[in-house]
The RNA shown here (transfer RNA) has 73 nucleotides and comes from a Solirubrobacterales bacterium. RNAcentral holds the sequence, with entries from ENA. Model confidence (mean pLDDT): 81 of 100.

Parts: sequence; C1' cells; structure tokens
RNA sequence: GGGGCCAUAGCUCAGCUGGAAGAGCACUUGCUUUGCAAGCAAGAGGUCGCGGGUUCGAGCCCCGCUGGCUCCA
Repeated sequence: GGGGCCAUAGCUCAGCUGGAAGAGCACUUGCUUUGCAAGCAAGAGGUCGCGGGUUCGAGCCCCGCUGGCUCCA
C1' cells in the first nucleotide's frame, strides 16, 4: 500500500428484507431479612464510532474518514 470482518446502554451482545432501538449482567429505588446475599417489583441509562448522501422514513442501503482484528504484498 491492497483485500476481508467489526464499531448499538457501564460490560457482553441481539435487532429478520428500511417503519424508528432491546436482552442478560451491572446500577438506582421499594418489598422481603436482625443485617448481607439471593429472590420479587419498578426505574434510570443510547446524537446506534464520525461526516455526508439516497429515501416520506436509515442501526439497516451508498460514499468518505477514524479505530480494532485478520490476510496478502
């Protein structure tokens, strides 16, 4: 330098062929306990890596950039 894959909640990851974002763990509050843990109920937390484009509508499609992994030279 070139090819491929990946980037979504604090962490690990879903998200079907474009209709507008979710799970588990963690966190907060309440119940339960003498107390802790466990359990149960509720809740908070996201400009979906960044910048553009297409579309009535983009996590999803297109282009560029950045970062990570990997292969070739």
It matches the Rfam family "tRNA". NCBI's taxonomy places the organism under Bacteria, Bacillati, Actinomycetota, Thermoleophilia, Solirubrobacterales.